[in-house]
Context: one part of a larger RNA
RNA sequence: GAACGAACGUUGGCGGCGUGGAUUAGGCAUGCAAGUCGAACGCGAAAGGCGCUUUCGGGUGCCGAGUAGAGUGGCGAACGGGUGAGUAAUGCAUGGAUAACCUGUCCCUGAGAGGGGGAUAACUUCUCGAAAGGGGAGCUAAUACCCCGUAAUGUUUCGCGUCUGCGGAUGCGGAACCAAAAGAUAGCCUCUGCAUGCAAGCUUUCGCUCAGGGAGGGGUUCAUGUCCUAUUAGCUUGUUGGUGAGGUAACGGCUCACCAAGGCGACGAUGGGUAGCCGACCUGAGAGGGUGUCCGGCCACACUGGGACUGAGACACUGCCCAGACUCCUACGGGAGGCUGCAGUCGAGAAUCUUCCGCAAUGCGCGCAAGCGUGACGGAGCGACGCCGCGUGGGCGACGAAGGCCUUCGGGUUGUAAAGCCCUGUUUCCCACUAUGAAUGGCAGGCGGUGAAUAGCUGUCCUGUUUGACGUAAGUGGGGGAGGAAGCACCGGCUAAAUACGUGCCAGCAGCCGCGGUAAUACGUAUGGUGCGAACGUUGUUC
Numbered sequence: 001g002a003a004c005g006a007a008c009g010u011u012g013g014c015g016g017c018g019u020g021g022a023u024u025a026g027g028c029a030u031g032c033a034a035g036u037c038g039a040a041c042g043c044g045a046a047a048g049g050c051g052c053u054u055u056c057g058g059g060u061g062c063c064g065a066g067u068a069g070a071g072u073g074g075c076g077a078a079c080g081g082g083u084g085a086g087u088a089a090u091g092c093a094u095g096g097a098u099a100a101c102c103u104g105u106c107c108c109u110g111a112g113a114g115g116g117g118g119a120u121a122a123c124u125u126c127u128c129g130a131a132a133g134g135g136g137a138g139c140u141a142a143u144a145c146c147c148c149g150u151a152a153u154g155u156u157u158c159g160c161g162u163c164u165g166c167g168g169a170u171g172c173g174g175a176a177c178c179a180a181a182a183g184a185u186a187g188c189c190u191c192u193g194c195a196u197g198c199a200a201g202c203u204u205u206c207g208c209u210c211a212g213g214g215a216g217g218g219g220u221u222c223a224u225g226u227c228c229u230a231u232u233a234g235c236u237u238g239u240u241g242g243u244g245a246g247g248u249a250a251c252g253g254c255u256c257a258c259c260a261a262g263g264c265g266a267c268g269a270u271g272g273g274u275a276g277c278c279g280a281c282c283u284g285a286g287a288g289g290g291u292g293u294c295c296g297g298c299c300a301c302a303c304u305g306g307g308a309c310u311g312a313g314a315c316a317c318u319g320c321c322c323a324g325a326c327u328c329c330u331a332c333g334g335g336a337g338g339c340u341g342c343a344g345u346c347g348a349g350a351a352u353c354u355u356c357c358g359c360a361a362u363g364c365g366c367g368c369a370a371g372c373g374u375g376a377c378g379g380a381g382c383g384a385c386g387c388c389g390c391g392u393g394g395g396c397g398a399c400g401a402a403g404g405c406c407u408u409c410g411g412g413u414u415g416u417a418a419a420g421c422c423c424u425g426u427u428u429c430c431c432a433c434u435a436u437g438a439a440u441g442g443c444a445g446g447c448g449g450u451g452a453a454u455a456g457c458u459g460u461c462c463u464g465u466u467u468g469a470c471g472u473a474a475g476u477g478g479g480g481g482a483g484g485a486a487g488c489a490c491c492g493g494c495u496a497a498a499u500a501c502g503u504g505c506c507a508g509c510a511g512c513c514g515c516g517g518u519a520a521u522a523c524g525u526a527u528g529g530u531g532c533g534a535a536c537g538u539u540g541u542u543c
Stems, first nucleotide, its partner, number of pairs: 001543004006539005013390006019383002026346003030343003035075003040072002043069001048063006082301003091226008101218003106214007114148004123138006154177010183206002186203003192199003227273003234264003239261008276298004280291004303324005326337004354380001356379003362376001363374004393423004403414004427484001429479005437470001441466006447459004487532005492513003498527005508515002
């Protein structure tokens, strides 16, 4: 000198863009943060309103409404969001391998969807319990579950051929084995069936099963690199390798039985300490040194420890089970919970924000869609925490007011500074008007496609209409009027800027040298000056 997720002191007008729990991975009140689908399925209210009836208590029909609601089922909940505890290599970065592997949804291609069955929740009823939550009996549906059939380019196995990194891959032929939802949908009557209309018919769309390929995602593995310590020199028994078996999507001591005695290490094993890694960021001419906050990629974790289940995917932050600590409820028998999500609270700390608005945009989940959900996200709020921009007025104005300070008492300085005159109108304040972020999607009409169809569905198509949290915002115009807006540090040398008074080795200053003991340019105050300026200094840390 530069930099910072900074803090402290004094001061403080506005805006834009960023950024803000670095310490206790300490404890948490409260609300919200993951739902959605009735176009998979069976049930199915109430308030209220209108009528009828009544012994005036009530009963009952219709609407509300096949709505609310819970339940079965599907998809999602493994994403998104947080944190950095652990981890020195089961991590990360770069480059390879996988002939040792998996992949829901999405895209492309091919083939198929035949016939049956038994349950169960919801519901009704009985019952246990303080509660949380159960138990028994009975009824019922499905795109829930099960069985049979069909079947290959699938799986296993046998034979032959081609290629090969000799492990295997691939093609042909044979044998055995494995599947589904006759589903849903809106519309129509051309075909078929009942013959008005509806459907098992037709059309449309969505789904289901099997196989092959793709995209994207993931698993595994190899090489190289990746902090300090030798005042850590030896470490290792599933340890190192083999055979066989099990297990996995898959290789493998991954696990097990048996056999052998290996494997690593001064090119630093093992141990100890510290630490998430990288793209990047800071500094520096570079080489290098330091850092890993925000944003992006990967990893790990979710009260602590362990475990599996479901699933395409988890050993699963707001799922389950067990143990532990802590907190809460209890009828004392037993139960409930997990903010390292967004806000917020206590604590510790030098120190770090609102219990805000909205799904309008972007994206994600579900849904044919309308749409619903989304503390992701978009915004607003708070903090000079950082960077940047703007303003706090401009011009003229005296051989120079007053006041202050100094003085050799002549004067000097503050100082064109003020006053005064003439202007300007950023910003603050008041009023009015009006953009971008809105594209889609929906609705109405037109045109085209499909189709038997003037139906339905549909389109990078056309026209109209509708959708904004921010937002009393930004911007523009008008009004008013210099009006509301300057401080902080320093002035002995380094280092730009000095005088007076007070103090008297006291009080104090200080980054280094050093000042202060009676004329202190070094302490304190004043005046003047210098520097920076909505900031200025101090402290801490890095280069």
The part of an RNA shown here (small-subunit ribosomal RNA, 5' domain) has 543 nucleotides and comes from a marine sediment metagenome. The RNAcentral record of the full RNA draws on MGnify. Its Rfam family is "Bacterial small subunit ribosomal RNA".